[in-house]
Context: one part of a larger RNA
Molecule: small-subunit ribosomal RNA, 5' domain
Organism: metagenome
RNA sequence: GGAUGAACGCUAGUGGCAGGCUUAAUACAUGCAAGUCGAGGGGUAACUUGGGUAGCAAUACCUGAUGACGACCGGCAAACGGGUGCGGAACACGUACGCAACCUUCCCAUAACUGGUGAAUAGCCCUCCGAAAGGAGGAUUAAUACGCCGUAACAUAACGAAGUGGCAUCUCUUUGUUAUUAUAGCCUUCGGGCGGUUUUGGAUGGGCGUGCGACUGAUUAGAUAGUUGGCGGGGUAACGGCCCACCAAGUCUGCGAUCAGUAACUGGUGUGAGAGCACGACCAGUCACACGGGCACUGAGACACGGGCCCGACUCCUACGGGAGGCAGCAGUAAGGAAUAUUGGUCAAUGGACGAAAGUCUGAACCAGCCAUGCCGCGUGAAGGAUGAAGGCCCUCUGGGUUGUAAACUUCUUUUAUCUGGGACGAAAAAAGGGAAUUCUUUCUCACUUGACGGUACCAGAGGAAUAAGCACCGGCUAACUCCGUGCCAGCAGCCGCGGUAAUACGGAGGGUGCAAGCGUUAUCC
Numbered sequence: 001g002g003a004u005g006a007a008c009g010c011u012a013g014u015g016g017c018a019g020g021c022u023u024a025a026u027a028c029a030u031g032c033a034a035g036u037c038g039a040g041g042g043g044u045a046a047c048u049u050g051g052g053u054a055g056c057a058a059u060a061c062c063u064g065a066u067g068a069c070g071a072c073c074g075g076c077a078a079a080c081g082g083g084u085g086c087g088g089a090a091c092a093c094g095u096a097c098g099c100a101a102c103c104u105u106c107c108c109a110u111a112a113c114u115g116g117u118g119a120a121u122a123g124c125c126c127u128c129c130g131a132a133a134g135g136a137g138g139a140u141u142a143a144u145a146c147g148c149c150g151u152a153a154c155a156u157a158a159c160g161a162a163g164u165g166g167c168a169u170c171u172c173u174u175u176g177u178u179a180u181u182a183u184a185g186c187c188u189u190c191g192g193g194c195g196g197u198u199u200u201g202g203a204u205g206g207g208c209g210u211g212c213g214a215c216u217g218a219u220u221a222g223a224u225a226g227u228u229g230g231c232g233g234g235g236u237a238a239c240g241g242c243c244c245a246c247c248a249a250g251u252c253u254g255c256g257a258u259c260a261g262u263a264a265c266u267g268g269u270g271u272g273a274g275a276g277c278a279c280g281a282c283c284a285g286u287c288a289c290a291c292g293g294g295c296a297c298u299g300a301g302a303c304a305c306g307g308g309c310c311c312g313a314c315u316c317c318u319a320c321g322g323g324a325g326g327c328a329g330c331a332g333u334a335a336g337g338a339a340u341a342u343u344g345g346u347c348a349a350u351g352g353a354c355g356a357a358a359g360u361c362u363g364a365a366c367c368a369g370c371c372a373u374g375c376c377g378c379g380u381g382a383a384g385g386a387u388g389a390a391g392g393c394c395c396u397c398u399g400g401g402u403u404g405u406a407a408a409c410u411u412c413u414u415u416u417a418u419c420u421g422g423g424a425c426g427a428a429a430a431a432a433g434g435g436a437a438u439u440c441u442u443u444c445u446c447a448c449u450u451g452a453c454g455g456u457a458c459c460a461g462a463g464g465a466a467u468a469a470g471c472a473c474c475g476g477c478u479a480a481c482u483c484c485g486u487g488c489c490a491g492c493a494g495c496c497g498c499g500g501u502a503a504u505a506c507g508g509a510g511g512g513u514g515c516a517a518g519c520g521u522u523a524u525c526c
Stems, first nucleotide, its partner, number of pairs: 001526004006522005013378006019371002021336001026334003030331003035076003040073002043069002047067001049065001050063005083289003093213007102206002107202003111198004115149004125138005155180009165170001185194003215261003222252003227249004232244003264286004268279004291312005314325004342368001344367003350364001351362004381412004391403005418462005426453001433446005470515005475496003481510005491498002
């Protein structure tokens, strides 16, 4: 000198863009953050519409008939998105290869199928237990829930035959025989549409293996028994001591094993001419974690942040018998700390889940609020104006110098601020509706609708210099000097060093220098 997720002191006009618990992975009140589908189902608690009955009427009652829909069964989603950096020195990460050892819901393409039949169970109803959380029994009912039968292969398995290829185990192709294994319906304008089952290929997402790379300590020198390898099994989507039985005695290590400490890794960021050094906030990719520890279930996918079970600590409720909970989601609270924001708005856009769609949900996201935390921009006026006014300060003091064109004064401008009026882009569509063309399917066209931000940005107008400057420094390094006070005192100080009666170094004043809505100080890195 540069830099910062900064903090502190003094000061503070405004806009844009960004950033905002670095500490206690401490504890959490409250609200929200994952639902959706009635075009899978039985149904009808609430609301709407219609119908019926009674009544003059208000109204009351009945009715799943309609739009819909609480709870329930079922499907899909909930493994994404969002948070944090505890652990981990490891194939966790980066990079490059490999899998002849693997999986992949939804999606795209491909080939085929979509017969028959059955028993239940939630719900509803009834009874009962419990303070509650919740639970037990009976009766009855449906399905795209759950079974059974039939059919079926280029799918799977076994046994053969012929050939191809390869680094080994082997692989692939053609073909033969035998065996095994499927399914679900719904809507319809009756044209069809959405689904279901099996197959192959793709795409996407993952899993596993390997080479190389990347911290410190030898005041850590030996470490290791599932340890190293083999044979056979089990397990897995899959290879493998991953696990097990048996056999052998290996394996790693001075090119640093083991142990200890520290640490999420990377793209990158800061600095530097570079080499390097330091760092890994925000954004993006990967990993790990979800009160501490362990475990599996479901599922294409989890050993699952807002699922389950067990142990533990803590908090809460209790009728003392027993129960409930998990903000490292968004806000917010307490605590810790030098220190870090609103218990805001909207699904309008982008994206996600579900749905045929309308749409619903979405603290993802987009916006707004707070903070000079940073970067960038703008302003605090411009031109003229000398009797060089007054006042201040200084001096060699009837005078001169300086503050200083500075002020006053004259003319001008109106950014910004204030007020008034207009007022966006972001909206493209999708969808539903009409029309035309079209082989599937799509294309074209018409009209209509949708904006949180926001009456915001922006534009125009009005009057008026009006609404707007500080901070640090002035001995040398280092740009900037005099007076007064003090008298080794009070104090300053980054280093050298100032201060003991003429202090440009302390404190004040005048003047000056440097930066400027900031300026200094502290901390850290280069």